[in-house]
Context: one part of a larger RNA
Molecule: small-subunit ribosomal RNA, central domain
Organism: Ehretia macrophylla
RNA sequence: UUGGGCGUAAAGCGUCUGUAGGUAGCUUUUUAAGUCCGUCGUCAAAUCCCAGGGCUCAACCCUGGAUAGGUGGUGGAAACUACUAAGCUAGAGUACGGUAGGGGCAGAGAGAAUUUUCGGUGGAACGGUGAAAUGUGUAAAGAUCGGAAAGAACACCAACGGUGAAAACACUCUGUUAGGCUGACACUGACACUAAGAGACGAAAGCUAGGGCAGCGAAUAGGAUUCGAUAUCGCAGUAGUCCUAGCCAUAAACGAUAGAUACUAGGCGCUGUGCGUAUUGACCAAUACAAUGUUGUAGCUAAUGCGUUAAGUAUCCCGCCUGGGAGAGUAUGUUCGCAAGAAUGAAACUC
Numbered sequence: 001u002u003g004g005g006c007g008u009a010a011a012g013c014g015u016c017u018g019u020a021g022g023u024a025g026c027u028u029u030u031u032a033a034g035u036c037c038g039u040c041g042u043c044a045a046a047u048c049c050c051a052g053g054g055c056u057c058a059a060c061c062c063u064g065g066a067u068a069g070g071u072g073g074u075g076g077a078a079a080c081u082a083c084u085a086a087g088c089u090a091g092a093g094u095a096c097g098g099u100a101g102g103g104g105c106a107g108a109g110a111g112a113a114u115u116u117u118c119g120g121u122g123g124a125a126c127g128g129u130g131a132a133a134u135g136u137g138u139a140a141a142g143a144u145c146g147g148a149a150a151g152a153a154c155a156c157c158a159a160c161g162g163u164g165a166a167a168a169c170a171c172u173c174u175g176u177u178a179g180g181c182u183g184a185c186a187c188u189g190a191c192a193c194u195a196a197g198a199g200a201c202g203a204a205a206g207c208u209a210g211g212g213c214a215g216c217g218a219a220u221a222g223g224a225u226u227c228g229a230u231a232u233c234g235c236a237g238u239a240g241u242c243c244u245a246g247c248c249a250u251a252a253a254c255g256a257u258a259g260a261u262a263c264u265a266g267g268c269g270c271u272g273u274g275c276g277u278a279u280u281g282a283c284c285a286a287u288a289c290a291a292u293g294u295u296g297u298a299g300c301u302a303a304u305g306c307g308u309u310a311a312g313u314a315u316c317c318c319g320c321c322u323g324g325g326a327g328a329g330u331a332u333g334u335u336c337g338c339a340a341g342a343a344u345g346a347a348a349c350u351c
Stems, first nucleotide, its partner, number of pairs: 003322004007304002012318001014201004021194003025088004031082001033081002035077009049065006091191001092188003096183004103177007114150008125136002162169002206247006215241002220236001223233001259316005266295004271290004299306002323351003333344004
């Protein structure tokens, strides 16, 4: 390589958009490239194979013959793939009517708490722990009442709930913007699926510049613990955490499960919409589609378990794996980055 695989054994890119490529609905028509059936040429001889023959046999030698296959010409077939032309509506999309939502961005506003500060009351402790101490406090702390300021986060509602491609998204209101679902069926008429390379987004930490800094808090210092204590505990506390602009591109970025389509028992929930029943009205019950759960049949699986949201049955396309350990996600080279580093990525050794 072939083959076999990828939830947990090695293996699904963090997620999406999309180019080339690959693959792809129904009906009729054309051509005959693929495909299929003939026929002709060719693929030197020797060799191999088959049938005879010659050396006393054999090896060896001689004569004759053939299949399969490749390739080219030529004559046909037209189901399938492809091509040509025309059409269709079940895939896909557009328009229309509804509808739910912490989807995104921007602006404005509210309240609780915390800390600081100002003033009043008051007068000795407070704080912290397993126990303490460092620490704070007669220069009036802690407690309590009133005023002010700042920054960050939004209790209850809250859910097994919702939205988003993922990362993620929750105080309230406004503006703007994107997508979903559903209904009827008006329009287009295969416009589809996947996607190498490419592009976009991408938690936290980190970096650059400028702001901001209440609380928390790597580093650091002091106090305890301990044989020691570079930890745990405690008192402080810088970077950071927050905002704006730009980088970084990684996570157990997890459902450890790529995407699309079709098919294959049910039961019990929940979210959105429709239909229908009913009513004064709102529910309830039944039912259809879409989303999200739980249990479970067939089937699958090494087992665990999965099970119409498949890890079942099939098709298409992409990515990835290739005996174990360690070396090693290291070295080297290249690309990217301000840097930190990221991406790609070995070998010697050993069983």